A computed fold for a 134-nucleotide RNA, annotated as SAM riboswitch aptamer (S box leader).

Formats: sequence, structure tokens, C1' cells
RNA sequence: AUCUUAUCAAGAGUAGGUGGAGGGACAAGCCCGAUGAUACCCGGCAACCGGCGUUAGCAAUUGCGAAACGCAGCGGUGCUAAUUCUUGCAGAAUACCGAUGUCACAGACAUUUGGUCGUUCUGAGAGAUGAGAG
Repeated sequence: AUCUUAUCAAGAGUAGGUGGAGGGACAAGCCCGAUGAUACCCGGCAACCGGCGUUAGCAAUUGCGAAACGCAGCGGUGCUAAUUCUUGCAGAAUACCGAUGUCACAGACAUUUGGUCGUUCUGAGAGAUGAGAG
């Protein structure tokens, strides 16, 4: 690098240290940044894997023990601006405009082949992280 699978709406320094210019994956947007960002260290968060406990269950008196429930930071990662910052493809609903048709034509109603960087929702895609495979 590739494949499988789970998660991505919560949480984490409003005076910590180093260091000094870009950073938020990509594109567009919109943001963060010399009042010092990104990064590294420290601190913190969380509970993916390991760990510990309980139970279901199995076997049978004391063992095994979850894919269920909980604890913790001891080990391995991860995370620590903005929903994964938003959108990026498809569909649905809806609003407005247009077009067409009907009417008792100021206007109303119906339909839809169109438009809106429209709005909302759903599902993909992309990305990130864990665990497993190879």
C1' cells in the first nucleotide's frame, strides 16, 4: 500500500512549555493564525484493543466465561477550533421562478420537459481512527 469490519452530533488547557509561519487531507467556500496558529513536549478527553470486575450461558461445586453490562488509565493506539467546519455524487420532499393547459383571466388551479452555487432529509463517495486479515 490492499481487503474486511466498527465508529465519526458528546468530551478534552478562556495564562502550561518549546518554537516561529503558515494551517484546517484534496477542490471550492468559509475559517484559524505574530493577542503566536500548525507542529513537538506536558496536561487532559475517551473507552477501539489489551487489562480488571459483574452477569447471561456452559459444565457441574468449583471451574470456564461472553459478541451483554460496568470500572479504570496500568499497557497499545487514538483524539484534544468549527458536526468528519460546509459542500463536492445520487435520490426524495418542499419553496420560488419559468413553460404549457384550463377558467368567472385582477388573478386562481393543474401539469412538468426546465432553472435556482434555494431549503430540509436519506443513502453513497471521499477522508480519519481502531480492530482483524494478508